[in-house]
RNA sequence: GCCGGGGUAGCUUAGCCUGGGAGAGCGCCCGGCUGAAGACCGGGAGGUCCGGGGUUCAAAUCCCCGCCCCGGCA
Numbered sequence: 001g002c003c004g005g006g007g008u009a010g011c012u013u014a015g016c017c018u019g020g021g022a023g024a025g026c027g028c029c030c031g032g033c034u035g036a037a038g039a040c041c042g043g044g045a046g047g048u049c050c051g052g053g054g055u056u057c058a059a060a061u062c063c064c065c066g067c068c069c070c071g072g073c074a
Stems, first nucleotide, its partner, number of pairs: 001073007010026004020057001028044005050066005
């Protein structure tokens, strides 16, 4: 330099193809249970969806440019 995959909550990630409500598990907080803790049960907080631009009534999703990570080729 070229090709492919990936970047979404503190962590691991679904959703993207086919545009319209941002989700799950773990963790965290509160409560229940317990002598207490764990497990279990109920509830809750937590997101510039990597950055910028474009298209659109509307973008995590489509298009363009860039950044970062992983793999392959040279």